Bacterial RNase P class A from a Parvibaculaceae bacterium, 378 nucleotides, folded computationally.
The sequence is in RNAcentral, with records from ENA.
Rfam family: Bacterial RNase P class A. By type it is a ribozyme.
A source record names the gene rnpB.

[in-house]
RNA sequence: UCAGAUGGCCGGAUGGCCGCUGGGGCGCGCAAGCGUCACAGAGGAAAGUCCGGGCUCCACGGAAACACGGUGCCGGUUAAUGGCCGGCGGGGGCGACCCCAGGGAAAGUGCCACAGAGAACAGACCGCCUGCGUCUGACGCAGGUAAGGGUGAAACGGUGCGGUAAGAGCGCACCGCGCGACCGGUAACGGAAGCGGCAAGGCAAACCCCACCGGGAGCAAGACCAAAUAGGGGCGGCACGCCGGACGUUAAGUCCGGUAAACCUGUUUCCGGGAUGCUGCCCGGGUUGGUUGCACGAGGCGUCUGGUAACAGGCGUCCCAGAUGAAUGGUCAUCGCCCGCAAGGGUACAGAACCCGGCUUACAGGCCAUCUGACAUU
Numbered sequence: 001u002c003a004g005a006u007g008g009c010c011g012g013a014u015g016g017c018c019g020c021u022g023g024g025g026c027g028c029g030c031a032a033g034c035g036u037c038a039c040a041g042a043g044g045a046a047a048g049u050c051c052g053g054g055c056u057c058c059a060c061g062g063a064a065a066c067a068c069g070g071u072g073c074c075g076g077u078u079a080a081u082g083g084c085c086g087g088c089g090g091g092g093g094c095g096a097c098c099c100c101a102g103g104g105a106a107a108g109u110g111c112c113a114c115a116g117a118g119a120a121c122a123g124a125c126c127g128c129c130u131g132c133g134u135c136u137g138a139c140g141c142a143g144g145u146a147a148g149g150g151u152g153a154a155a156c157g158g159u160g161c162g163g164u165a166a167g168a169g170c171g172c173a174c175c176g177c178g179c180g181a182c183c184g185g186u187a188a189c190g191g192a193a194g195c196g197g198c199a200a201g202g203c204a205a206a207c208c209c210c211a212c213c214g215g216g217a218g219c220a221a222g223a224c225c226a227a228a229u230a231g232g233g234g235c236g237g238c239a240c241g242c243c244g245g246a247c248g249u250u251a252a253g254u255c256c257g258g259u260a261a262a263c264c265u266g267u268u269u270c271c272g273g274g275a276u277g278c279u280g281c282c283c284g285g286g287u288u289g290g291u292u293g294c295a296c297g298a299g300g301c302g303u304c305u306g307g308u309a310a311c312a313g314g315c316g317u318c319c320c321a322g323a324u325g326a327a328u329g330g331u332c333a334u335c336g337c338c339c340g341c342a343a344g345g346g347u348a349c350a351g352a353a354c355c356c357g358g359c360u361u362a363c364a365g366g367c368c369a370u371c372u373g374a375c376a377u378u
Stems, first nucleotide, its partner, number of pairs: 001374010012335007020041003024037005043349001047360002050358005055218004060272007068214005073087005088102001089100004103209002108207002110203003125149002127145007157175006176198001177196003182191003222292004232283007241259007263274002299318008336347004
C1' cells in the first nucleotide's frame, strides 16, 4: 500500500418565527375550561409476527396409556427460549475466522435419475488364466477370476509384499473399521495396552425408532360506569331416580343431607371434586359510548468485585412517548458529510399503540478498534 475477518458506533447539527401532545407549577373561574412558565415527546431496526416470557382471563384436579405438537452433542447463563457464552465432534478456508435441522442406517420400510454387467444378500462389458475344438493367424465353447480398464456423483476398504494357473484379506505389515482394560476431563469426548480379517455406500431437512418436554386464549386480554333491548322463539338428546331427617291438613309439596345418572378433560381408564337440570343445532333483538388497563420497569447510565466469557452481585445516579382515525410538524438561514473543475445535485432504511428478551430482513454515506494474508522498503 492492497485484499480480507471480527466487534462496535453515527446516520444529521445550530438559531429565529409559527403550530401540536403529555404530565407538573402558578393565576383566573362554581365548573367545564382559559392564560402563562419551564420540562419531556418514535427506532436500530419501531418492520416481519418467527421464537420465549411478564401480565390478564378462562378451563375441575391427580395418576397412567394413546394421539398430537415441540426439542435433539456437553456444560454454563437467563424469567424463559430453538437465544447467548464456552467447549467437544464434523465440514470450509493459506489464514484471521465461518458453518452444522449435531441421538439412531446392526428394528423395519423406502429412494439414489441417466449411464453402466452391476447401486447394498450387487456384478461380468472389455479383459486375465486353464482346458477342449478348429486352425497360418484368429475364432468358438466350458470352467475359474474381480487385481487392471471402462460407466458413473458414488462400484462392497487403501498401499505394499508374499502367494496363485491367473487372481482375491487368500496370508502378512502398516493405515482404515469394530470391540476395547487403563489414563485424562464435571461432561460431550480424547489418548490407548490388547483382541478381531473385518457384517455395515449415501439419504432420517425420507417414513420411522429412541430419549426428554408440553392446558387454552390473548390488551380487540380484562375491570368499571352509563345506556338500551325480547329473562325472545323453534327443533332434538340425556336426566328428573333412590335413601334418611325436619316442616306441613300427615295432603299437595317445601327445606337439609347422602347416593346414582347425564354434564364439566384432545381420547380412554381409575381416584377425587363441582354444580342441579345439563347439552347440540337454527332463527331473531339490544349494545359499537366513556373511564381504566397505560408505563417505576426481569428499567437506563456510570463504576467496583467475581467469572475465560455470556452474565451475576454491590454502590452511585437518572425518570427517558402514552396518542386514540391517531401528537413531536411547517418555514427561513447557516453549517456537517458525499459526488462534481464550477454551477449544482444528493443526504439511507424507515413511524410506538400492553411491555420485555431474542432471531430474521432493509439501510445512501461515514467512523473506530483488533486480527489475518500478499507485496515493497528499512